[in-house]
Context: one part of a larger RNA
Order: sequence, then C1' cells, then structure tokens
RNA sequence: GCCUACGAGUUACUCUUCGUUAGCAAGGUUAAGUUGUUCAGCAACGCAGCCGAAGCGAAAGCGAGUCUGAAUAGGGCGCUUAGUUAGCGGAGGUAGACGCGAAACCCUGUGAUCUAUCCAUGGCCAGGUUGAAGUUUGGGUAAAACCAAAUGGAGGACCGAACCAGUUGACGUUGAAAAGUCUUUGGAUGAGUUGUGGAUAGGGGUGAAAGGCCAAUCAAACUGGGAAAUAGCUCGUACUCCCCGAAAUGCUUUUAGGAGCAGCGUCGGUUAAGAGUCUGUUAGAGGUAGAGCUACCAAUUGGACUAGGGGGAGUCAAAUCCUACCAAAUCCAGAUGAACUCCGAAUGCUAACAGAUGUUUUCCGGCAGUGAGGGCAUGGGUGCUAAGGUCCAUGUCCGAGAGGGAAAGAACCCAGACCUUCAGCUAAGGUCCCCAAGUAUAUGUUAAGUUGAUCUAAGGCGGUCCAACUGCUUAGACAGCCAGGAGGUUGGCUUGGAAGCAGCCAUACCUUUAAAGAGUGCGUAACAGCUCACUGGUCGAGCGGUAGGGCAUCGAUAAUAAUCGGGCAUCAAACAUAUCACCGAAGCUAAGGCAGGUAUUUAUAUCUGGGUAGGGGAGCAUUCCAAGGGCGGUGAAGCAGUGGGGCAACCCAUUGUGGAGCGCUUGGAAAAGCAAAUGUAGGC
Repeated sequence: GCCUACGAGUUACUCUUCGUUAGCAAGGUUAAGUUGUUCAGCAACGCAGCCGAAGCGAAAGCGAGUCUGAAUAGGGCGCUUAGUUAGCGGAGGUAGACGCGAAACCCUGUGAUCUAUCCAUGGCCAGGUUGAAGUUUGGGUAAAACCAAAUGGAGGACCGAACCAGUUGACGUUGAAAAGUCUUUGGAUGAGUUGUGGAUAGGGGUGAAAGGCCAAUCAAACUGGGAAAUAGCUCGUACUCCCCGAAAUGCUUUUAGGAGCAGCGUCGGUUAAGAGUCUGUUAGAGGUAGAGCUACCAAUUGGACUAGGGGGAGUCAAAUCCUACCAAAUCCAGAUGAACUCCGAAUGCUAACAGAUGUUUUCCGGCAGUGAGGGCAUGGGUGCUAAGGUCCAUGUCCGAGAGGGAAAGAACCCAGACCUUCAGCUAAGGUCCCCAAGUAUAUGUUAAGUUGAUCUAAGGCGGUCCAACUGCUUAGACAGCCAGGAGGUUGGCUUGGAAGCAGCCAUACCUUUAAAGAGUGCGUAACAGCUCACUGGUCGAGCGGUAGGGCAUCGAUAAUAAUCGGGCAUCAAACAUAUCACCGAAGCUAAGGCAGGUAUUUAUAUCUGGGUAGGGGAGCAUUCCAAGGGCGGUGAAGCAGUGGGGCAACCCAUUGUGGAGCGCUUGGAAAAGCAAAUGUAGGC
C1' cells in the first nucleotide's frame, strides 16, 4: 500500500418545548397496588397525585379584574376559554451523550539486582624512575648555625601494563551493539578501584551540582484506581433520488479561530391590504461632486499704498529726513481648503398618483448554519495618489458556478449546466497551419519582425506618411560649380606680441563698390594662409521655415537555453478605417422524455429544475419480530457468468457451482449501509 472483518448522534428520565396521530373534553389522566380471566406488552378496580379551567400584588388582600396612586385619571400585568392523556417525530436539559485523542491532578501500592551517596567486611594495583625529612661520618663553630659525602625511602611525585576512564579521528547509523569497534588519549598509592552484605523512596531520596541519577522511563519514577478527568482544539462520521438554499455583517462578551441576541436560509401555519418589487409623473427634505471666495473663516503669490519696526543721516539727544529691509490694515491682479460656503447638481431617500409584476409581502412557531471572507469596478480614509497592502461605502462575481474565450488561469470577457439527439442560430472571441471558420473585399500606414507576453517613461531623433500656416522663386530661387570678398587700418586700449579672430572699449565709423563685418570658423609666437557672411556668372523649377497629427526609432538591464501558445507572416497571417460572409458555448431554437410549483374546467395551460453549510420531502438495502401466504435434495442460502427491469439506492430471470435451509406481502423493532479517523485486527 491493497483486500477482508470491525469502526462514530445511542439509551434512560412522571424533565422542558414544538409538531403530528388517536381518545375524551371545561375537563383530562391514573401511579404504586388489588382482583379477575381466554395469561395477553389483557380487562376491571384503585382519584393518592398531576395538568388545566383566574388573575393582580412584596404582602395583607381583592378579584374579571388587580397593582401603583389623593384619584372614578393615566399607566403595568391580566380578562372576552381549550385543555389533557398516550404513541411517534424534531430539538433542548441531566447523564461519558456522535467517535477517537492529551499534557496533567489526586489516592493506594511496587521499586536502590541499573544508577547516586553512605555503612560494614574483604580483594586488587607488572615493572622502572626520582630521591623529602631523619640518621651517620667528615668538615666547621666558643657552642650553634652551616657545608660535604654516605645512609634513608617521603610523595592526592614521575614513566608505564593490569584496572578505571572516555580526548581525537574513522567506522557503525533497518548496527555485531536501543551507545559499540578500531586508532589515539587521561589517571594508574589514591578525593584510587572493585566483590559481597546492608541503608536512604517520589514533592521524596541521592547529588565534588549536569536538573544529573533513582531498573533502556525523570523540571517530579513505575503499577492499579478516581476515570469514559477535561479538551471553546485537531481529525473522522458510512445508501439513493427530489425541492429550496445561506453567511463570513451589527451590538455585547477575561471577547477576538468561542459564544448570546439581531440579520440572512428552510419547513409549517397565517396575512390578501393603503402589502412587496420595478417603471413613469408630481411634490418634498438635504449641502456631496462641481464651483466660488471684496460672501464668512483659515491659509496664500506679486504689485500699489501706508501704520509699526529694523538700518542710515542728523556732532550727543530731539525734531526731522532717507531706505532695492521686515510688514498690519486698505486697494489691484492671481489663486487654495475633509473639519470654509454667497452658491450648487446628477444619483440616492421620502410621499402621493398611475402602470407593470403576480405572492415575491406581513406576522407566529419548529429546525438551522454563518458571525476567518476574497477578487474586480467605482467613491474615499491610511500608506509613497506603493503593495496580490489595509480600513469603510455602492455594485458585481468567486465562495457555493459547470460551459466558451483570455496558450495555461477561483473571481477579466461571454454565458447560469433537468436528461437525450451524428439537427439549426448566435455571444465573447475568432477564420494561413497546428485548430472549426476568409490566404475575404476596399483604401491607407508600418520596414522596426515594430507587430508579437507580462513593458513602459522623461528625453533624443533631417525614419517616413498626412494635413495646415508662412517665406523665397522664370525680374531665375535652393544646392553645386566659376569668380570677387577691397581701401583708410596693424581701429583705440592692453600687451613681450595682440595685425578681423587672448581680453577690454566703440562697432547704425567713413570710402570704393555688383558686393565685401573694424569680421563666422580653422590657423600663426605675432603676421601669413584657408574659409564664411555678402555679390556677380553658370544652371533651370521648385526650395526653405514654424507649429501639429499617424506609424516607426533610440532610451530598453536578471537570474533553469531561446521563442508571438508554436510553426511562421512584410501591398501581411501587422496596424487603422469600412463592408460582407462564415466558425464558435451545457446560451437560444428544434424534436422527444423525466420531475416540481401554481391555476383551474382534472388534463390541460403556464412557470421552474447549478449548488457548499443547512432546512424539508420521498424511497432502496441489511438483521430480527408478528400475522398472512409460500419455496426447498426434481436442490435453499452463498458465490460466479449472461440477459432484463427501475431516475437511483437496488431488483428479477436464467445457467454453472454449492449442499440445507430461505424468500414474499403488510406492519413493527434496530448493535441498520464505510474510502478516508498518521483508525483497530488479520492476510498478502
């Protein structure tokens, strides 16, 4: 992992409530028990008790009323009847209460053969080294001290086996081993090590102290019990079909992943109107969007005007004067505001009337689930006018929604799946091939494979197309070519030099001219030289400028080779505009069928049938019981094949196998349906 079996809303209660069926009814009913018989979930007796028929008040009490109150007022709670007993069903309560699951807590015991420490009594430590005190002898001293040599054999001394330990590395890691092996290493006469016997026990022991150890278990051992502890948590919770179908919100909560009440669902009853919903018209309330501000408040730019202040002058002080400084008020122009408003919509909201729709509405009761929401669009707050961010509002979809499109895709576009069909029409989106349908038509644009993923900007650009305005132009433009481009003068200053061309000043200087700057750029140390502006000639028809639009272009950089989904495509298979065809979905239609609701003329009409949590309805199967009626060695159950029936759960027939019991109908009762629970047991 698979198969088989087992495996989870049960049972009790003189409890509560609602529904339903039945009996009786202003009443209903017996319990224990007793008696009887045809001995059965029977009959009779048994009114003890219970519920109901009257309430109000704290109570005395009063009573269809009563309490409050001074009240005969007002108000609160009541009255103008329907209950009760039993069965069944939905829920609640109390119980383990749908099943499995803690870590823990408490009580009684069992453990120190492991290990910690201690007690008693024993054992063990090859070999080698070092050489303390003391002593002796000699020297030495007044005597000592002291020195030397011997002797001696101390030490939590040294080296190193046994023994004890466990430092490093490797191996081992479903091991040879639930802690080892090999190598290496520490101690090895000591706070050493070890045998035997004994002591200390669970909030206790023991601990050279690591929360270590106390039998492979320790921040409180193990066994049994309280005990099915509790679990607002996790997981699981078993056959079919039909109808409807949510929520992820508000308030409160030692509350935030749980609850209570409300909201939203469902089922039953009820309501029939001035109900609900939509549309139109009319009438309203309001201060949003926008707009505006010499209409207030607040903030604000420039200018004018001018208090006050700063600075300066006035020999100090003062008067006074000046001010390219700061600046109130006022004026002019500009302009801002969620908490500004002289103004002011659209929507939305309320009401009346009319129309449409056709119960969608109201109320009461049973049963819920939900109370983590999410994306997108729009209006806002917050944030960075960041987020697949966060918090509100309105709508929508996903959630609980399949189908087609967007290559692929919860919520983007189209569209809401009862079933069947080898029928048709369309939506979004498409029509060269993959791939259903145009290599469609007309006119342009693009040359970048732009197009053509998510992808773009500021800015650049004599890419190209379009439409404007404007200047020059046969009195010859623009471009090219030929020629000129001069003189005063090297203008003045500056400078080492400054001659058109380092810099400063003047530059509307004058002259000769067709024209020629006191000079556009290159150049020189400075000159020189080249060139331009400007002019003539040649040529012969268009040439410049400005702002705008379309499509391109650069800007352009990411992490597993690349690519528009791919192939590929250039008067297109790209882009733009226009047109006609076609394809394309579970949409719509056609034909047939099933089911549900409503209406009535009862067999027709009409509408409906996506669905999680959840509510309601109808059935299938299993085991047993009762009654009835059956089958079976001429072959029951079970198992397997084939055929058939039912929307389905399932059922029937027949054949084979099997070898002794078993269906059917009606009703009843449940140990009543498995794919999941890291489910339990067995097998493979």
The part of an RNA shown here (large-subunit ribosomal RNA, domain II) has 684 nucleotides and comes from a Cytophagales bacterium. Taxonomically the source falls in Cytophagales (Bacteria, Pseudomonadati, Bacteroidota, Cytophagia). Rfam family: Bacterial large subunit ribosomal RNA. Rfam links the family to the GO terms structural constituent of ribosome and ribosome. The prediction has a mean pLDDT of 84.